[in-house]
RNA sequence: GCGCCCGUAGCUCAAUGGUAGAGCAGCUGCCUUUUAAGCAGACGGUUGUAGGUUCGAAUCCUACCGGGCGCA
Numbered sequence: 001g002c003g004c005c006c007g008u009a010g011c012u013c014a015a016u017g018g019u020a021g022a023g024c025a026g027c028u029g030c031c032u033u034u035u036a037a038g039c040a041g042a043c044g045g046u047u048g049u050a051g052g053u054u055c056g057a058a059u060c061c062u063a064c065c066g067g068g069c070g071c072a
Stems, first nucleotide, its partner, number of pairs: 001071007010024004018055001027041004048064005
């Protein structure tokens, strides 16, 4: 330099055009003599950035940024 893949909550990952979710962690409460475990609840996101298509974009298209792999 070229090609491919990935980027979503603190972490690991879902969501293949129509209200962005789960598990774990953290927080609050219940339970327990206490802790752990268990149960319940709430919180937590400008979906890497900027444009485009569309009535509507995490999703489709383009460029850029970052990471990984391969070729040279």

The RNA shown here (transfer RNA) has 72 nucleotides and comes from a bacterium. Rfam family: tRNA. It is annotated as a transfer RNA. The coordinates come from a structure-prediction model, not an experiment, and the mean pLDDT is 81. The sequence was found in a public genome assembly.